[in-house]
Molecule: transfer RNA
Organism: Trichonephila clavipes
RNA sequence: GUCCCUGUAGCGCAAUGGGUAGCGCAUUGGACUUAUAAUCCAAAGGUUGUGGGUUCAGAUCCCACCUAGGAUC
Numbered sequence: 001g002u003c004c005c006u007g008u009a010g011c012g013c014a015a016u017g018g019g020u021a022g023c024g025c026a027u028u029g030g031a032c033u034u035a036u037a038a039u040c041c042a043a044a045g046g047u048u049g050u051g052g053g054u055u056c057a058g059a060u061c062c063c064a065c066c067u068a069g070g071a072u073c
Stems, first nucleotide, its partner, number of pairs: 001072004007066001010025004019056001027043005049065005
């Protein structure tokens, strides 16, 4: 240089023939308990890496760039 691939909540990951973004753990509040742990209930937390395009509608499709990793010369 060329090609492939990764990026979504604090962490680990879902959601892809385009249609309101979720789960587990963690955090916070409550219930239970003499108290703690465990268990149960609830809440908060996201400009889906950045910018642009297509579309009524984009995490998802297209283009460029950035980031992490790999293959090859």